[in-house]
Molecule: Glycine riboswitch aptamer
Organism: Woeseiaceae bacterium
RNA sequence: AAAGCGUUAGCAGAAGAGUCCCCUCAGGGGCGCCGAAGGCGCAACUCGCUCGGAAACGCUCAGGCAAAAGGACUGCUCGCGCUGA
Repeated sequence: AAAGCGUUAGCAGAAGAGUCCCCUCAGGGGCGCCGAAGGCGCAACUCGCUCGGAAACGCUCAGGCAAAAGGACUGCUCGCGCUGA
């Protein structure tokens, strides 16, 4: 250096579930539902073992249930870091 891994930002793709009802109405309340922001839990998994880490599993606090917005995750690009050494 190539390649690889991680990461900020940008671009593209990206599911689910009520365009529900009520009220003193721009706010409030109620019932039913969803899981792929976040959070929490178990611990599948990871590590030779332990320590540790930890799920796309579970819970729905939060969030969401026409569109828009958001959206885990995937791909690509610039930069940065580690490794390569």